[in-house]
C1' cells in the first nucleotide's frame, strides 16, 4: 500500500397492528489451542469525562456420556447466549453503516 474481512424468520397461531408476542424454525466475527457462538485472548458494541485529541469504565452464553496421548473444541444427546436508536416487545426487518475493525491474503 491494495484487497477482503458477520450469518439467520420459513410455517402456523392470538391480535386492529407482531418477520417483535407464543410454539416450532434458522444463524454463528478474528487469533490461540485436538477442529470452539458457550474455555483463552480481541474485535464490534455500550458508558463517563472532554471544546477536540484523547483517558478512563463496561460488555453474554455448557453441560453430560464417548472415543483418544491429548477434546468444556468431535462424535452422541440435553442445553444455554446474542449492543444501540425505530416499530406491538426483535440474536433473524430496517437505521447509524456505502461506516469502523480484529485480522487474512497480495
Nucleotide at each position: 500500500u491494495u484487497u477482503c474481512a458477520g450469518g439467520g424468520c420459513g410455517g402456523a397461531g392470538u391480535g386492529c397492528a407482531a418477520u417483535u408476542c407464543u410454539c416450532c424454525a434458522c444463524u454463528g466475527g478474528u487469533g490461540g489451542u485436538a477442529a470452539a457462538g458457550u474455555c483463552c485472548a480481541c474485535g464490534a458494541g455500550c458508558c463517563u469525562u472532554u471544546a477536540a485529541a484523547a483517558a478512563g469504565g463496561c460488555u453474554g452464553a455448557u453441560u453430560u456420556g464417548g472415543u483418544g496421548a491429548a477434546a468444556u473444541u468431535c462424535c452422541a444427546a440435553a442445553a444455554c447466549c446474542a449492543a444501540c436508536g425505530g416499530u406491538a416487545u426483535a440474536g433473524u426487518c430496517c437505521g447509524g453503516a456505502u461506516g469502523a475493525a480484529a485480522g487474512a491474503a497480495a

A computed fold for a 106-nucleotide RNA from a pig gut metagenome, annotated as FMN riboswitch aptamer (RFN element). Its mean pLDDT, the model's own confidence on a scale to 100, is 84. The sequence is in RNAcentral, with records from MGnify.